[in-house]
């Protein structure tokens, strides 16, 4: 370049994230069904899932008179009589077809199919071609007659009777067969086949009919012809049989088989053949899947799919196989046949009850069954198909129609124009927007449709007529004539027979034709066949007056269905309110649902739309293309070895496999390409092609294969020589310590835990010392070493004994590797005998713990552990990593072992081989992490795995003494399940740090009484709200009415603003009545503005009356919000930007080592910097200046509203002051100390609260979506209520007293507030307070006494002179009003309470206590808030045990985040299973009895033809008679086979149904525990074993998939 046109992802996990994995969805497809919808036509399709279920009724296989006797009927012909012709029908005998066609798919896993061969082992009717015939003769039986049996359906006797019906003879071309000879050729892998010659015996065939000759017919004869028929060859079709190859699932079917494998000799067959029999042999099939089970018709092909493939097998086509179930034959060219036959059986029908008849899986229809699958249509016109000489007959095959949108195709359901974007409908932010050019209107068109009119093609063919072409008679025909010769029919007489008639038969006579032979003559036509000669005329159409075309009318007759959260393409409003539904998967729905129903709107398809259901696909989710197995599901516990797979170097030869040409053959349709015909597409026709199978012939020989020869320090074994070692076995020795037993010292305890306690101890324990005797392990050495195939293997020394390494390079010559079955080893525990038995020790018993304690701790003790011999066969038997062999960067340690370099020896050191271990490139990998000891690259054999549960569970099988082992499902049920890795929370994990956290300390709360909140309780109401910390003197900084929201009466219809109407003493309204009031009713009086305009009305307006729209609303939602609070928490933390690493969450930044109150700083450092926070900046207090100087301070003068002055206090504005500045110590950041300084290390306080959690709190503080209410949930008004109380809690006040309580006196504050207010001073009252009445809008007057103290007195321990509650009486002061329900003040009463239980709380300095004082709220009401100032401490200078946070590391099964999550057992609801036991059916084998029909075999029994004897007639032929033989069939006996049936046995396997008892799953959250996830509070987890209400627990090994902490080795860095 050029051809090829082929491959998509997506949702669900998780907080996120990559990854293993399921599971959904888009897509096509269907012989479909369902639901909603429906205007045409064309072509195809339609009882497949269920019932191969029964079937009414019609019709689907007949036909031939040119095979036969004959019956009927019509015509001619006649005497119209007999009869004779001629035509048409007809039952019945014969032929030939009912083996095809149509139908189903039950059975088959099979030479059934398919595909590609073979038969030398076979048949083929009808049809073609070839050769040769068709001759004489005889029987017999239906129809019919007659009788009879029976309801029928159908017999039976008996008589006659033809034939293309049966049978004998002959001929014999051929044909078989037997024997004998002889040639050649071709075949085959042999037998041996096929072909030619040839002699000799034997057997063995037939039917006629038309037509012509032909004449009036007919008979017959010849003669031609044409059909037919024999025989034999051959060919077409068609069959049969045989064979490679292919052809579903279970191995939880593993061994099958007795006609069973072969042989020999028959039978049987078209034919081989164990097909079938006798005898003989014992064989035959099997992991390359015998045998059993299950399921299935098989292919062309059809759906899918990029391809490989995977799934189907309906129309159509080919095969096969059924026909009601099972058996069976008979006919026949062909059937084991069913629109034939016979038995069994069931079921259905008819019946006179004696008997009989049936098979729709053929078209149609019917009933049933189902979700579901048509018309009892029309015609043989076309096509095929039987008969037939033909005409023509049947033909539910077939052609057509008819129903069914099932499917597929095409058409339409209208085009163009048309904004005031009409009405109206949905939606709104009300301002509009959409429906939407959509409609209406206005022009046009007329497919469809309706009316009307014309109107095909499908027709080839038949017969007729003419006309041409072929054949054929010469032995023929015909006319005529003659010779001879044979017969002699019908037909008519006569005679006999048969019982009679009709009929038939036999025999005689009578005649003429005919024949026959022979001889002369004459003729080519007739006939007959043929069609691609040609021609002409009649005829033939079920669809159908359809298809088409013309013409007319008139948008006229015609759109749904589904979806609209995502995947997924489409968005609003409204109901609802975990309801009511939806849903394919995830998931919606609990008051604002784009998911739920509805309505606008909108997507998508469209006469169809959707929904089940199935297939493939998606899905590389069984991976040949194409997939994996450290941790995700998946490596056998580990070795030996068989079968089988794979295999080293060179040469030769074949040429199976491998590739190439060429070719046959894969039916037709289909697919795919061109080309054509219906308008066009579906459909349809017609040519062409291609990959691939399988066969043939021919070549190539590189690879594999074979064979043969060769090769080697190439691969593997062997010899030799060295060598390391807890390799294995058996015997023997040791010593420590642990217990027991004697003995001795010795005197109260010991021992054991977290702490006890059981226990042992004065009958001397424990300690000690000496002495004994037993078992069982083998300290140090010991390691990160060694050895082994793996379990595993440890004191010493002997004996056998197996691998491994090195190192020579002698031998072998490929002897390899792997390894399905199969053998062998195989920790602990476990089992059997038998010993042993010291310690330890499941179990058990105690004792303790604890809510319980079947554990954990502790005291004892039995198995067992140890030995022998036998079994068992599993463990985290792990490197969770199969074995082998090759390649692929380094460095370090270390076992064993050779060389070098140095040598006289030993070290470093350098190379090499085989091991053990670490980091590590490069690749690999989801990640973690593997990395020459690969988890990297490549090859070769194994074994494994395919979602989670159910379950390594059931059944079954093998194995086991048990115990179990090994193999291992399924129902159900989940939208998930897992691996690695990220962030965060957690953590009875770890580092480090922090707070009034504890700690030390003061003072208090839980106990009294009240006071106020709450709860709850009560009530007509006691409104509401807040609710661990963070709700409770909170909201409320003031509840008598108001407040008010709550409850009971009584009332309003008014109210802001619009708009629309209306109206006149109107609006307003003193004043009266009535009421509790709010309202109601009456009412003197009585208006405004503006405009025109000149006085008086006229319009408008406010005002009013009605009315609409609206207000109103403390009515719901704080989980629909905003603003605004509280918490954590003034904790130090929270983040971006670029950029870097990782596939990615994400991580660096922000970790590390110092420091801080601090993510403040300083070093380092893939990080560099920035924001929010922290600090600062602000305010206030502390000192100092400056500045100002009223009212404030000072001073004078002094009765003032005077005068002076700013130094000090003060005020209030302004600026100095502190910065670790400075001195020491530290590498800095910073700490520590010290000096100065009013102040020191953030000086004291404050304002100020990161991302963000807590769906914290507030709709009742306001604000605002949505929802609601509208005579009421709105508003006004009386009264009541929130103040009610047996209780309970919370915060508080005042106390219990002497650091005190009370008289009295006296001293000092600061913050604040004041005109409807503070209120001096005076007076009155005991007092609250009351009259009076300066002065102050305030540094000026007032409020104002500060109080605790401080002086001085009195109380004296007493429920008091504490305490002051409760109560009486009497004031008093706010207010309309103090009864509910106010404060105050005088008298008088005068409780509890005697420092408070477990336990909780505040506070670290002017702090905490203690003292009053202002102020707000407010008429009036303060123990409460919010400030103010006075007096004025103690402790502590530590620490993380406690509560709480910060920051790093681990660990996690958590992540609505440990108040997580998760485990069993009970208990309830619902499903599913497997057992047992009893019953019942199905299946299969065996075994006994019995046995139709058929066929086969043995015998009788019958006789035909025909033969043989005899014997009559006769010269013979030939003919009767009479015996005798003598076949098939039929009968009739016996035999064998044999469907079925009865019992009886077994056996597996399938099934039902009920009962028992049992597993699982699953929902519910009830009950009982805490077994698991953190160190999960006793580390888990495996085998295994014994125990327990349960998770579980204890022994014994064994693993890290355990956390922390030491110690050690080793690695990377420095």
């Nucleotide at each position: 370049g050029c051809g090829u046109u082929g491959g998509u992802g997506g949702g669900u996990a998780u907080g996120a994230u990559c990854c293993c994995a399921g599971c959904c969805a888009c897509g096509g497809a269907c012989g479909a069904a369902c639901g909603c919808u429906g205007g045409c036509g064309g072509c195809g399709u339609g009882c497949c899932u269920u019932u191969g279920u029964a079937c009414a009724u019609g019709c689907a296989a007949g036909u031939c008179g040119g095979a036969c006797g004959g019956g009927c009927c019509g015509g001619a012909c006649g005497g119209c009589g007999a009869g004779u012709c001629c035509g048409g029908c007809c039952a019945g005998u014969g032929g030939c077809a009912g083996a095809c066609g149509g139908u189903u798919g039950a059975g088959u896993a099979a030479c059934g199919c398919g595909u590609a061969g073979g038969c030398a082992a076979c048949c083929u009717g009808c049809c073609c071609c070839c050769a040769a015939g068709g001759g004489g003769g005889g029987g017999a039986u239906a129809g019919c007659c007659g009788g009879u049996c029976g309801a029928a359906a159908g017999g039976c006797c008996g008589g006659g009777u033809a034939a293309u019906c049966c049978c004998c003879c002959a001929u014999g071309u051929g044909g078989c067969c037997g024997c004998c000879g002889g040639g050649g050729g071709g075949c085959u892998a042999g037998c041996g086949c096929c072909c030619c010659c040839g002699g000799c015996g034997g057997c063995u065939a037939a039917a006629g009919u038309c037509c012509g000759c032909a004449g009036a017919g007919g008979g017959u004869g010849c003669c031609g012809g044409g059909c037919c028929u024999u025989u034999g060859g051959g060919g077409a079709u068609g069959g049969g049989c045989c064979u490679g190859c292919g052809u579903c699932c279970c191995a939880u079917c593993a061994g099958c088989u007795a006609g069973u494998u072969g042989g020999u000799g028959g039978g049987g067959u078209a034919a081989c053949g164990g097909c079938c029999c006798a005898c003989c042999a014992a064989g035959c099939c099997g992991a390359u899947g015998a045998c059993g089970g299950g399921u299935a018709g098989c292919u062309g092909g059809u759906c899918u799919g990029g391809g490989a493939g995977g799934a189907c097998g309906g129309c159509c086509a080919g095969c096969c196989a059924g026909g009601c179930g099972g058996g069976g034959a008979c006919u026949g060219a062909g059937a084991c046949a069913g629109g034939g036959c016979c038995c069994c059986g069931a079921c259905u029908c008819c019946u006179a009850c004696g008997g009989g008849a049936g098979g729709c899986a053929g078209c149609a229809g019917u009933a049933a069954g189902g979700a579901a699958u048509c018309u009892u249509g029309c015609g043989c016109a076309a096509u095929g198909g039987g008969c037939g000489a033909a005409c023509g007959c049947c033909u539910g095959a077939c052609g057509c129609a008819g129903c069914g949108a099932c499917g597929c195709c095409g058409c339409g359901u209208g085009g163009g124009g048309g904004a005031g974007g009409a009405a109206g409908g949905c939606c709104u932010u009300c301002g509009g927007g959409u429906c939407g050019u959509a409609a209406a209107c206005c022009c046009c068109u007329u497919u469809u449709g309706c009316c009307g009119g014309g109107g095909a093609a499908g027709a080839a063919g038949g017969c007729c007529c003419u006309u041409c072409g072929c054949g054929c008679a010469u032995c023929g025909c015909c006319a005529u004539c003659g010779g001879c010769c044979c017969u002699g029919a019908a037909g008519c007489g006569c005679c006999g027979g048969g019982u009679u008639a009709a009929c038939c038969c036999g025999g005689c006579g009578c005649u003429c034709a005919c024949g026959g032979u022979c001889g002369a003559g004459g003729u080519u036509u007739a006939c007959g066949c043929g069609g691609c000669u040609a021609g002409g005329g009649c005829u033939u159409g079920a669809c159908g007056g359809u298809a088409c075309c013309c013409g007319g009318c008139g948008a006229a007759u015609a759109a749904g269905c589904c979806c609209c959260g995502a995947g997924c393409a489409a968005c609003u409003a409204c109901g609802u309110g975990u309801c009511a539904g939806c849903a394919c998967u995830c998931g919606c729905g609990g008051c604002c649902a784009g998911a739920c129903g509805u309505g606008g709107g909108g997507g998508g398809c469209a006469a169809g739309c959707g929904u089940u259901g199935u297939c493939c696909g998606g899905a590389u989710c069984u991976a040949u293309u194409g997939g994996g197995c450290g941790u995700g599901a998946a490596g056998a516990g580990c070795g030996c070895g068989u079968g089988g797979g794979c295999g080293g170097u060179g040469g030769c030869a074949c040429c199976c496999g491998u590739c190439g040409g060429c070719u046959g053959u894969c039916a037709a349709a289909u697919c795919c390409c061109c080309c054509g015909g219906c308008u066009c597409a579906a459909c349809c026709g017609g040519g062409g092609a291609a990959c691939g199978g399988c066969g043939g012939c021919c070549g190539a020989a590189a690879c594999c294969g074979u064979g043969c020869c060769a090769c080697u320090c190439a691969g593997a074994g062997g010899a030799c020589a060295g060598u390391a070692g807890g390799g294995g076995g058996a015997g023997g020795c040791g010593g420590a310590a642990c217990u027991c037993c004697c003995g001795g010292u010795g005197g109260a305890g010991c021992g054991g835990u977290a702490a006890a306690a059981u226990g042992c101890g004065u009958u001397g324990a424990u300690a000690u010392c000496g002495g004994g005797a037993a078992g069982a392990a083998c300290a140090c050495c010991g390691a990160u070493g060694g050895c082994g195939a793996a379990g595993g293997c440890g004191g010493c020394c002997u004996c056998c004994u197996g691998g491994g390494c090195u190192g020579u390079u002698c031998c072998u010559g490929a002897c390899g590797c792997u390894g399905a079955g199969g053998c062998g080893c195989g920790a602990a525990g476990g089992c059997g005998u038998g010993g042993g038995g010291a310690g330890c020790g499941a179990g058990c018993c105690c004792g303790u713990u604890u809510a319980g304690g079947a554990a954990c701790c502790g005291g004892g003790u039995u198995a067992g552990u140890c030995c022998a011999c036998g079994c068992a066969g599993u463990a985290a038997a792990c490197g969770a990593u199969g074995g082998g062999c090759a390649c692929u960067a380094g460095g370090c340690c270390u076992g064993g072992g050779g060389g070098g370099c140095g040598u006289g020896g030993a070290c470093c050191c350098c190379c090499u081989c085989c091991g053990g271990g670490c980091c590590g490139c490069a690749g690999c990998u989801a990640a973690c992490g593997c990395g020459a000891u690969a988890a990297g690259u490549g090859c070769c054999c194994c074994g494994c795995c395919u979602g989670g549960g159910g379950a390594g569970u059931a059944c079954g099988g093998c194995c086991g003494c048990a115990a179990g082992g090994c193999u291992g499902a399924a129902a159900c049920u989940c939208a998930a399940g897992g691996g690695a890795a990220u962030u965060g929370g957690c953590g009875a994990a770890g580092a480090c740090c922090u707070a009034c956290a504890c700690c030390a300390g003061c003072g208090g709360c839980g106990g009294a009484g009240c006071a106020c909140g709450u709860g709850g309780g009560u009530u007509a109401a006691u409104c509401c709200g807040a609710a661990c910390c963070a709700g409770a003197u909170c909201g409320u900084a003031g509840a008598a009415c108001c407040u008010u929201a709550c409850c009971a009466g009584g009332g309003c219809g008014g109210g802001a603003u619009g708009c629309c109407g209306g109206a006149a003493g109107u609006a307003g309204a003193a004043c009266c009545c009535g009421g509790a009031a709010a309202c109601g009713g009456g009412a003197a009086c009585g208006a405004c503005c503006c405009g025109u305009a000149c006085a008086g009305g006229c319009g408008g307006g406010a005002a009013c009356c009605g009315g609409c729209a609206c207000a109103a609303g403390g009515g719901c939602u704080g989980a629909a919000u905003g603003g605004c609070u509280g918490c954590c928490g003034u904790c130090a933390g929270c983040u971006c930007g670029u950029g870097u690493c990782g596939u990615g969450a994400g991580a660096c930044g922000u970790a590390g080592g110092g420091c801080u109150c601090a993510g403040c700083c300083c070093c380092c450092u893939a990080a560099c910097g920035a924001g929010c926070g922290a600090a600062a900046c602000c305010c206030u207090c502390g000192c100092c200046g400056c500045u100002a100087g009223u009212u404030g301070u000072c001073c004078c003068c002094c009765u003032g509203g005077g005068g002076g002055a700013c130094c000090c206090u003060c005020u209030a504005g302004c600026g100095g002051g502190a910065c670790c500045g400075c001195c020491g110590g530290g590498a800095a950041a910073c700490u520590c100390g010290g000096a100065g300084g009013a102040a020191g290390g953030a000086g004291g306080g404050g304002a100020c609260g990161a991302c963000g959690a807590c769906c914290a709190g507030u709709c009742g503080g306001c604000a605002c979506g949505g929802c609601c209410u509208u005579a009421g949930g709105g508003c006004c008004c009386u009264g009541g209520g929130c103040c009610u109380c047996a209780c309970a809690c919370g915060u508080g006040c005042u106390a219990c007293a002497g650091u005190g309580g009370c008289c009295g006196g006296u001293a000092c504050a600061a913050u604040g507030g004041g005109c409807a207010g503070c209120c001096a001073c005076g007076c009155c009252g005991c007092g609250a307070g009351g009259c009076g009445g300066a002065g102050c809008g305030a540094a000026a007057c007032c409020c104002c006494a500060a109080a605790a103290g401080c002086c001085g007195g009195c109380c004296c321990c007493g429920g008091u002179u504490g305490g002051g509650a409760u109560u009486g009486c009497a004031g008093g002061c706010u207010g309309c009003a103090a009864c509910c329900c106010g404060c105050c003040u005088g008298c008088a009463u005068g409780a509890a309470c005697g420092c408070g239980g477990a336990g909780c709380c505040g506070c670290u300095a002017g702090u905490a206590a203690c003292c009053g004082c202002c102020g707000g709220u407010c008429a009036g009401c303060a123990u409460a808030c919010g400030g103010c100032g006075g007096u004025g401490a103690a402790u502590g200078a530590g620490u993380c045990a406690c509560u709480g946070g910060g920051u790093c590391u681990c660990g996690u099964a958590c992540a609505u985040g440990u108040a997580g999550u998760a485990c069993g057992c009970c208990g309830u609801g619902c499903c599913c299973c497997g057992g047992g036991a009893g019953c019942c059916c199905g299946c299969c084998c065996u075994c006994u009895c019995u046995g139709a029909a058929g066929c086969c075999c043995c015998g009788c029994c019958c006789u035909a033809a025909g033969c043989c004897a005899a014997g009559g007639c006769c010269c013979a032929a030939g003919u009767c008679u009479u015996g005798g033989c003598g076949a098939c069939c039929a009968g009739c006996g016996g035999g064998g086979u044999g469907a079925g049936g009865a019992g009886g046995g077994g056996g597996u396997c399938g099934g039902c149904u009920c009962c028992c008892a049992g597993g699982g799953g699953u929902a519910c959250g009830g009950g009982c525990g805490u077994a698991a996830c953190a160190a999960g509070g006793u580390g888990g987890c495996c085998g295994u074993a014994c125990c327990g209400g349960a998770a579980g627990g204890u022994g014994c090994g064994g693993c890290c998939g355990a956390a922390a902490u030491g110690c050690c080795g080793g690695u990377u860095u420095u």
Molecule: small-subunit ribosomal RNA
Organism: Pseudomonadota bacterium